[in-house]
RNA sequence: GCUGAUUAAGGGCAAACCCGUUGAAAAGCGGGGGCGCAAAGCAACCGGUCUUUCGGAAUUAAAGACAGCGGGGCUGCCAGA
Numbered sequence: 001g002c003u004g005a006u007u008a009a010g011g012g013c014a015a016a017c018c019c020g021u022u023g024a025a026a027a028g029c030g031g032g033g034g035c036g037c038a039a040a041g042c043a044a045c046c047g048g049u050c051u052u053u054c055g056g057a058a059u060u061a062a063a064g065a066c067a068g069c070g071g072g073g074c075u076g077c078c079a080g081a
Stems, first nucleotide, its partner, number of pairs: 012037002017032006035068001041074002045071003048066006
């Protein structure tokens, strides 16, 4: 240098789907359930996606949703250096 194998501990959150519930909707909340996640903790600042309204259509705008779409911000567990 190359190839192969092995590789923490304690845990945490929780997709789709089902049941209940709120909402015009996107979607949220609770229970079940685990696809996955080293920030899948917090939080709408920026972009993006989705819903609604106005409108003949498109664009724009407004209101709302998504933090498990990405960036940025804050915070956290363990190990090693």